[in-house]
Context: one part of a larger RNA
RNA sequence: CUGGGUGUAAAGGGAGCGUAGACGGUUAAGUAAGUCUGGAGUGAAAGGCCGGGGCCCAACCCCGGGACUGCUCUGGAAACUAUUCAACUUGAGUGCAGAAGAGGAGAGUGGAACUCCAUGAGUAGCGGUGGAAUGCGUAGAUAUAUGGAAGAACACCAGUGGCGAAGGCGGCUCUCUGGUCUGCAACUGACGCUGAGGCUCGAAAGCAUGGGUAGCGAACAAGAUUAGAUACCCUGGUAGUCCAUGCCGUAAACGAUGAGUGAUAAGUGUUGGGAGGUUUCCGCCUCUCAGUGAUGCAGAUAACGGCAUUCAGCAGUCGGCCAGGGGAGUACGACUGCAAGGUUAAAAACUC
Numbered sequence: 001c002u003g004g005g006u007g008u009a010a011a012g013g014g015a016g017c018g019u020a021g022a023c024g025g026u027u028a029a030g031u032a033a034g035u036c037u038g039g040a041g042u043g044a045a046a047g048g049c050c051g052g053g054g055c056c057c058a059a060c061c062c063c064g065g066g067a068c069u070g071c072u073c074u075g076g077a078a079a080c081u082a083u084u085c086a087a088c089u090u091g092a093g094u095g096c097a098g099a100a101g102a103g104g105a106g107a108g109u110g111g112a113a114c115u116c117c118a119u120g121a122g123u124a125g126c127g128g129u130g131g132a133a134u135g136c137g138u139a140g141a142u143a144u145a146u147g148g149a150a151g152a153a154c155a156c157c158a159g160u161g162g163c164g165a166a167g168g169c170g171g172c173u174c175u176c177u178g179g180u181c182u183g184c185a186a187c188u189g190a191c192g193c194u195g196a197g198g199c200u201c202g203a204a205a206g207c208a209u210g211g212g213u214a215g216c217g218a219a220c221a222a223g224a225u226u227a228g229a230u231a232c233c234c235u236g237g238u239a240g241u242c243c244a245u246g247c248c249g250u251a252a253a254c255g256a257u258g259a260g261u262g263a264u265a266a267g268u269g270u271u272g273g274g275a276g277g278u279u280u281c282c283g284c285c286u287c288u289c290a291g292u293g294a295u296g297c298a299g300a301u302a303a304c305g306g307c308a309u310u311c312a313g314c315a316g317u318c319g320g321c322c323a324g325g326g327g328a329g330u331a332c333g334a335c336u337g338c339a340a341g342g343u344u345a346a347a348a349a350c351u352c
Stems, first nucleotide, its partner, number of pairs: 004322003007304002014201004021194001023192001025088003029084003033081002035077008049065006091191001092188003095184005103177007110154001115149006125136002162169002206247006215241002220236002223233001258318002261315002266295001268293011299307001324352003333344004
């Protein structure tokens, strides 16, 4: 390079935006770079190949042909690619009219519960477990009532419900703000798709500085259990969890399934729209668009109560990645970070 793969065997980048590049809708006209075709030149000879001949044969030698798949110049063709110009509207976008939503940021605010504080009333236990003990309590606990403080999280609604590119998002209100869907078909007129590098976002934990700290709770301490128990259970409890700002950049970041396009049985649940029919109302029926589920043909699959219009099927575009297991996502180098570390390019010896 050709070829084969990537749900679970090795392999889908955590996600988006986007540069170069690759690929790209319909019609007409032109050009002729690619493409096709004619001609000319060149492509040394020897060698190799094919045919014939000469040494007795062969090796060897001689003759002829073809080949040298190429390059250059030149005449032509115009379907396709390219390019120029003109146009189109179905791709894409804009507009107008509607719709739903835990999409994001900031500010404010509410109730329940836990804990703590104060006070009342009250007395001997409470707590915890498989059973206990450590622990708390006559300096009055637990349980109970009233008042107060503080922090964090938002029961019911709640739903294979919704929104977001992913991470993720859930009390209520306000302000600012992103995206999506439906209908119309007014506007632009291919403006598209993908995307190496690059940039941005990115759970939890962790780090830095300053706050905050109710509950929970690594570490730690004590009590149990046990042969031991650096655990599981219990009583405490520091970082942390929360806020602001800045880093880190990883996850079973999973649908273990890259993005986008076209067409390809059926019926069924549900979310948000639209059109029509029927109906006093509630509603019901038919069609349709966009999501989200569970079944199930064709098909595909090594198989999978696995996929199957939300494709892992049929096609075609672009990009990532894989090549026996371990050593190892390690060493060395480079970049990055305060560090912990991360990323990249990634080994080798050795071993089965």

The part of an RNA shown here (small-subunit ribosomal RNA, central domain) has 352 nucleotides and comes from an uncultured bacterium. Its mean pLDDT, the model's own confidence on a scale to 100, is 85. RNAcentral holds the full RNA, with entries from ENA and SILVA.